The RNA shown here (c-di-GMP-I riboswitch aptamer) has 88 nucleotides and comes from an Anaerolineae bacterium. It matches the Rfam family "c-di-GMP-I riboswitch aptamer". Rfam's curators write: GEMM was predicted in a large-scale screen for bacterial structured RNA regulatory elements. Lineage of the source: Bacteria > Bacillati > Chloroflexota > Anaerolineae. Its mean pLDDT, the model's own confidence on a scale to 100, is 85. Of the family's consensus pairs, 88% are formed in the model.
RNA sequence: UCAUCGAAAAGGCAAAACCGCCGCGAGGCGGAGACGCAAAGUUAUGGAUCUGUGUCUCUGGUGCGGCACAGACCGCCAGACUGCCGAA
Numbered sequence: 001u002c003a004u005c006g007a008a009a010a011g012g013c014a015a016a017a018c019c020g021c022c023g024c025g026a027g028g029c030g031g032a033g034a035c036g037c038a039a040a041g042u043u044a045u046g047g048a049u050c051u052g053u054g055u056c057u058c059u060g061g062u063g064c065g066g067c068a069c070a071g072a073c074c075g076c077c078a079g080a081c082u083g084c085c086g087a088a
Base pairs, nucleotide, nucleotide: 005086006085012037013036018031019030020029021028022027035075041081042080043079045078046077047076049072050071051070052069053068054067055066056065
């Protein structure tokens, strides 16, 4: 120095509920607030989950289910990139 790892120290982020705004919606942004987080930093690349639209099947009708498309989500799991500190 690097990898693994996660003691200490310095810090960092910010769940839910609430308020305001945006969106058909999932949800996002900001305020205040802390459940937690060693990547709870970035990335929608794979999967999962969620939303909308169309279509197919069934049906008296609706619903459920299938398929396709468009979106959401990184604090669901994984991959990729980057990063503070340095005990065992």